[in-house]
Model confidence (mean pLDDT): 82 of 100. A computed fold for a 100-nucleotide RNA from a Chloroflexota bacterium, annotated as Bacterial small signal recognition particle RNA. It was read from a public genome assembly, where an Rfam model found it. Taxonomically the source falls in Chloroflexota (Bacteria, Bacillati). Rfam family: Bacterial small signal recognition particle RNA. Rfam links the family to the GO terms SRP-dependent cotranslational protein targeting to membrane, signal sequence recognition and signal recognition particle, plasma membrane targeting. From the family's description: The signal recognition particle (SRP) is a universally conserved ribonucleoprotein involved in the co-translational targeting of proteins to membranes.
């Protein structure tokens, strides 16, 4: 000095990681304006019955809180991660080549 090529560059795909969400799970959560049971007490009836329905107590809704070897979604100046494709010699490296 020259050719080649991998890495930095771009794009698509894929993993795996961090963060929102949102599902499930737990558990808390309704004076009445929701369920079922409905003590006491109203009402209706001559009577058996029946009927509304407070309080209580139980699942539960809105919603809160707690947790994750769980699933879904979104996102990024997440990653000495992949694969393909593209482009470049400026830079880093690697090969070979020829010459001093």
């Nucleotide at each position: 000095g020259g050719c080649c090529u991998g890495g930095u560059c771009c794009c698509g795909c894929g993993c795996g990681g961090c963060g929102g969400c949102g599902a499930c799970c737990u558990u808390c959560g309704a004076a009445c304006c929701g369920u079922g049971u409905c003590a006491g007490g109203u009402c209706c009836g001559g009577a058996a019955g029946g009927a509304a329905g407070c309080a209580g107590c139980a699942g539960u809704a809105a919603g809160g809180a707690g947790u994750g070897c769980u699933c879904g979604u979104c996102g990024g100046g997440u990653g000495c991660c992949g694969c393909g494709g593209g482009g470049c010699a400026g830079c880093c490296g690697g090969g070979c080549c020829c010459g001093a």